[in-house]
RNA sequence: AGAGUUUGAUCCUGGCUCAGGAUGAACGCUAGCGGCAGGCCUAAUACAUGCAAGUCGAACGGCAGCACGAGAGCUUGCUCUUGGUGGCGAGUGGCGCACGGGUGCGUAACGCGUAUGAAACCUACCUAUUACAGAGGGAUAGCCCGUGGAAACGCGGAUUAAUACCUCAUAGUAUGUUAUUGUCGCAUGGUGAUAACAUUAAAGGCUUUGGUUAGUAAUAGAUGGUCAUGCGUCUGAUUAGCUAGUUGGUGAGGUAGUGGCUCACCAAGGCGAUGAUCAGUAGGGGUUCUGAGAGGAAGAUCCCCCACACUGGAACUGAGACACGGUCCAGACUCCUACGGGAGGCAGCAGUAGGGAAUAUUGGUCAAUGGGCGGAAGCCUGAACCAGCCAUGCCGCGUGUAGGAAGAAGGUUUUCGGAUUGUAAACUACUUUUAUACAGGAAGAAAGGUAUCUUGCGAGGUACUAUGACGGUACUGUAAGAAUAAGCACCGGCUAACUCCGUGCCAGCAGCCGCGGUAAUACGGAGGGUGCAAGCGUUGUCCGGAUUUAUUGGGUUUAAAGGGUACGUAGGCGGUAUAAUAAGUCAGUGGUGAAAGUCUGCAGCUUAACUGUAGAAUAGCCAUUGAUACUGUUAUACUUGAGUAUUGUAAGUGUAGGCGGAAUUUCUGGUGUAGCGGUGAAAUGCAUAGAUACCAGGAGGAACAUCGAGAGCGGAGGCAGCUUACAAGGCAAUAACUGACGCUGAGGUACGAAAGCGUGGGUAGCGAACAGGAUUAGAUACCCUGGUAGUCCACGCUGUAAACGAUGGUCACUAGGUGUGUGCGAUAUAGAGUGCGCGCCACAGGGAAACCGAUAAGUGACCCACCUGGGGAGUACGUUCGCAAGAAUGAAACUCAAAGGAAUUGACGGGGGUCCGCACAAGCGGUGGAGCAUGUGGUUUAAUUCGAUGAUACGCGAGGAACCUUACCUGGGCUAGAAUGCCCACGAGGAGUUUAGAGAUAGACUUGUCCCUUCGGGGCGUGGAGCAAGGUGCUGCAUGGCUGUCGUCAGCUCGUGCCGUGAGGUGUUGGGUUAAGUCCCGCAACGAGCGCAACCCCUACUCUUAGUUGCUAACAGGUAAUGCUGAGGACUCUAGGGGGACUGCCUACGCAAGUAGAGAGGAAGGUGGGGACGAUGUCAAGUCAUCAUGGCCCUUACGCCCAGGGCUACACACGUGCUACAAUGGUGCAUACAGGGGGUAGCGAUCUGGUAACAGAGAGCCAAUCUCAGAAAGUGCAUCACAGUUCGGAUUGAGGUCUGCAACUCGACCUCAUGAAGUUGGAAUCGCUAGUAAUCGCGUAUCAGCAAUGACGCGGUGAAUACGUUCCCGGACCUUGUACACACCGCCCGUCAAGCCAUGGGAGUUGGGUGUACCUGAAGUUGGUGACCGUAAAAGGAGUCGACAAGGGUAAAACUAGCGACUGGGGCUAAGUCGUAACAAGGUAGCCGUACCGGAAGGUGUGGCUG
Repeated sequence: AGAGUUUGAUCCUGGCUCAGGAUGAACGCUAGCGGCAGGCCUAAUACAUGCAAGUCGAACGGCAGCACGAGAGCUUGCUCUUGGUGGCGAGUGGCGCACGGGUGCGUAACGCGUAUGAAACCUACCUAUUACAGAGGGAUAGCCCGUGGAAACGCGGAUUAAUACCUCAUAGUAUGUUAUUGUCGCAUGGUGAUAACAUUAAAGGCUUUGGUUAGUAAUAGAUGGUCAUGCGUCUGAUUAGCUAGUUGGUGAGGUAGUGGCUCACCAAGGCGAUGAUCAGUAGGGGUUCUGAGAGGAAGAUCCCCCACACUGGAACUGAGACACGGUCCAGACUCCUACGGGAGGCAGCAGUAGGGAAUAUUGGUCAAUGGGCGGAAGCCUGAACCAGCCAUGCCGCGUGUAGGAAGAAGGUUUUCGGAUUGUAAACUACUUUUAUACAGGAAGAAAGGUAUCUUGCGAGGUACUAUGACGGUACUGUAAGAAUAAGCACCGGCUAACUCCGUGCCAGCAGCCGCGGUAAUACGGAGGGUGCAAGCGUUGUCCGGAUUUAUUGGGUUUAAAGGGUACGUAGGCGGUAUAAUAAGUCAGUGGUGAAAGUCUGCAGCUUAACUGUAGAAUAGCCAUUGAUACUGUUAUACUUGAGUAUUGUAAGUGUAGGCGGAAUUUCUGGUGUAGCGGUGAAAUGCAUAGAUACCAGGAGGAACAUCGAGAGCGGAGGCAGCUUACAAGGCAAUAACUGACGCUGAGGUACGAAAGCGUGGGUAGCGAACAGGAUUAGAUACCCUGGUAGUCCACGCUGUAAACGAUGGUCACUAGGUGUGUGCGAUAUAGAGUGCGCGCCACAGGGAAACCGAUAAGUGACCCACCUGGGGAGUACGUUCGCAAGAAUGAAACUCAAAGGAAUUGACGGGGGUCCGCACAAGCGGUGGAGCAUGUGGUUUAAUUCGAUGAUACGCGAGGAACCUUACCUGGGCUAGAAUGCCCACGAGGAGUUUAGAGAUAGACUUGUCCCUUCGGGGCGUGGAGCAAGGUGCUGCAUGGCUGUCGUCAGCUCGUGCCGUGAGGUGUUGGGUUAAGUCCCGCAACGAGCGCAACCCCUACUCUUAGUUGCUAACAGGUAAUGCUGAGGACUCUAGGGGGACUGCCUACGCAAGUAGAGAGGAAGGUGGGGACGAUGUCAAGUCAUCAUGGCCCUUACGCCCAGGGCUACACACGUGCUACAAUGGUGCAUACAGGGGGUAGCGAUCUGGUAACAGAGAGCCAAUCUCAGAAAGUGCAUCACAGUUCGGAUUGAGGUCUGCAACUCGACCUCAUGAAGUUGGAAUCGCUAGUAAUCGCGUAUCAGCAAUGACGCGGUGAAUACGUUCCCGGACCUUGUACACACCGCCCGUCAAGCCAUGGGAGUUGGGUGUACCUGAAGUUGGUGACCGUAAAAGGAGUCGACAAGGGUAAAACUAGCGACUGGGGCUAAGUCGUAACAAGGUAGCCGUACCGGAAGGUGUGGCUG
């Protein structure tokens, strides 16, 4: 110090989360020791038991118990007597009990903190000083006697003491009154002096008689307290007004004392936006934690203060209390009881119950420190000191150290080689902290006591001597031995640390992002690793990070955020000069700022924590002295800010009145006739009762074309015909007047579009609602026809808008250029300059960017307003305003990890531009209808094996399922297996016959006993064991390879440079051109790569070479005929090699590239035609069933063998085809011309038989030689005349042929017979641009045969059309919008339905605290009265009456919390319903305000905005 998380990526805004530190903590796992600390945060809940405050006999009367002594009695070890001694229960009296200890309920307060004041006060014990202590008296506890009661506790009688009580005396530096007077103070006033009068004191004890200690009065001190004041001290304004003893005065009372503290009277004040009152919460501080600091949070332990002591009230005693271990009363609760009455208060120390996540022993000692009493010894002390429990925290130590590679075994993993655990262990050597055992063994102890010495008094010295809970503890020594001692969390990123197995969106994890759906470094286990370590993690809380409340240190055009606008109150801020002052400000000094704590130095425990000591630091407050620049205040002056005046000037500025023309509508009259109107198309509507149209005239309302513009005016809203009146503002010039009069502006006031509301008018047009017509699946809409409120006017209300420049106001400063409105204006023809406005471009600068840029969003100053994640929500509740609608103010629970801004690249658009393609159009022929073939779906089945499924599956894998194939089903069998390699053994194997069986298989008989050899062995076969089997089982979403598609579309990228914060851009865009990112030109780009093209093959022309099986012109021979033969290379052809075409030439256009030309030439012309060839990528496209392959699964089976069946099923639906429906045809006869292929398990000429399929015989041919092989359409002739036919051939019957082990399921073909549908095919849809479509036949692969009408090839015949690019589809480039990025098959809104959650309202109901009014009213205090007692008079005084008063009761309100039938909306929730509102022109641009309407999103009207 930062990091993760919004996006495809980027920058920004912004929230959420993490890493750090801390803790009185708790929980989980684990645990060796010690030191020092800490330990009920919850129930201020209730408490059993014990202890926590007593002491003094040197105050007193005494003497129950104990001890001693004395005496007596006797039973000789007992009883009795005796205050005589030590002492002492109970009692009187004194002091203490107000300290110490606990807790944090209450309290928002002079409670606390700080600083002052008390001239307005008190203070026992202590210290100092002064003075004094004389004389009397009567009681009363106790004791004794009696008596009541269960007890607690009393009652009566008699008697008694005091340092208890009372009286008298004495008395001043006391108190009170009066008088005189000095002095001091900020005021009230204080303090002295003098005099007079009045009032009030006392106590003794001990003693060695020296004294000591206590007592009284007074003064002073010290200590402790009390009171008052300034300043500081939480949240809420959805708490705005509060207050009658209230504020003040006078007098009195009361108090230690001031004071409305209380009372009487008088006055009417006092507090409050600088937050009164009310409500909620809370003890405050020193300090603690955190933080760089400023701050934020906290207030355990320790210290100070306060408050409280079961709850509430009250006083008494006392120096001190309104009293924790006192009293009285009331209340609640608990206990005892003889039922009549009593007792109690752990928020003291332990402890118990309860509550809770959670917090200890019913311990020891007064040895030390401190406290009370005492003269002292001493006693008491749960204060304190110690110990016990707890890893609760901090600190320290240890669990060994060194060597040790066969890198052991084991574990894990593996590519099987290894790697790792790992020098780790074993093993060797060493050490002994700690633990264990034994031995030694502290400091903390000095006061004190006794004796003695010094001393005026405090006091001091010396000698001896007593005292330790902790504790036989700390510490030290010795002994033996590695011996007694390691865990926890984590390992996807943040964040250090990785593999295997299991699991399979399950189980689970998770702080955030997120993991898990069969290869999980994220779940669980293991191995390994990382971090910390007697601890480690988790959870809670606080600060930090968070500059995320911003004083330090933020923002507000678009991210959240500028008020709709102005005026103006308080407040804040404020021009120039001089003087005074010294409040702010600055400096010095003094006081305070307790100690502890923090920091620094030093020191003590072995170290540290801890502790001691010294120092430093300390905001602030108070006082005082000084300075005077700035701010303030006061005074004087100034003119530049501001205002005024004068003279001009422009204007849709406002209000009121008058006037005008065009148009719409309507009415009247006329002309005139059948339609008008309206729309995408229509219809509703109007019209023969005369519309629309045209002409003339009348009425009425509303709005003002052109001029008219990013022009003007206004503070904003807003303002437009002309004109009049009134009124206001701006600007310029002049520099005449005033002299800071200014700026801003919380509250406040005024103005404030449209819609809306009230009352009264008005109503032409338009027009929410409404009605009708259309559209549509629907259409509560868009469109059409009507139409009411409204729109208009007057008066009043409302107070909101995208009231926007989404940009508050004022002032100053910071380059320019240009346009425009309106002033002044040197010169002058146009006009430089200078003001005020309205715009554009742009420098510096700013900004996340877009952009802003003197009209700032730049640089500064001042004031105001507003923001702090999204949703919930501008909602609820409350309040104010309003007639209402509603406006203003304005939350929370809950929920999400985002929401958002700008820009980038894509994709998309029912956006735009340019271009291409059999894409459309123009044509030709089909499909869709029929029958059949074939594939698919579906259904069926034991099985109908599997895959392919929009384009890009469906005559596809399959280029050929009767068995086999075959993967499926049924049944029968095998288990190292049907096949292969290696090893061992054997030498067979085989052939034939036969039995069982469906066969596989099993068995029997006969025959026979392998081959090669370099002699090592090898081949072949059988058997055996093992290592490897085998699987068309799963995953194409783990993969390779191959393939389809976009697409033969023209695209896809890179290096360097440049631009941008960045994603990214540029290049690749632009202007042309092309089939093409093809080429040219231009250009912050310059180059390059993969694609395009070319290189390759076929074909079209030609040359050359070669000439058999091909060819045959010439020559020769020969035939019925034929290159049949000799021969030939000329030709055709075959097959090698060349040539040829390049816009090369010409013309036109063009800068060029190039384009056009029926151009020339040429076999071919602009890529000649065809093929192979397929960029980066897309579709998790297809294929694990071609093959290969990871992982998983099966192993007497999911492997293998066999027989039979199935893949051929059949109501149906779809795709692809064949054949047809016929005369451009069918049938019969005759006849012509190909190319490319195949062939020895073959093609098979030819002959014979058969109607034929075919059969028998069979030449030739391993092929330019023989053969399949007849090409067909065509052509010629004949027939058929439009019909279900001489079309069509399905279906069926019969008979055959062939292949094959075998044609039943389930082959093809032939013959005869049969002769179905079908007469050109709805919506829709496909192919094709030339040797193409169409049409005709031929061949091949597979193959025994064939379901082939398929596929792949071959040739024959051989068209039509293309104006063109508006539209449909697909594609390319540029641009634009976007809320899409899984990318429009996207995103997304609202109602309804379901579940869950929190919440508002709600008839009411149940509590809580508070205040008010009234009634009642204990104890107590106070006032009156007063039986009685008593005196000279008094004093006292039960009782009684009044006042105050806790509590109780009643009543009406307010506040607050819970529950509540029902009800409202909200949020959340993989796959519900209805629509499609928004994002693209989102298919009607969207949005804002308002009004109405509608299942819902929403629609429409009106005004506004551009986002």
Molecule: small-subunit ribosomal RNA
Organism: Bacteroidia bacterium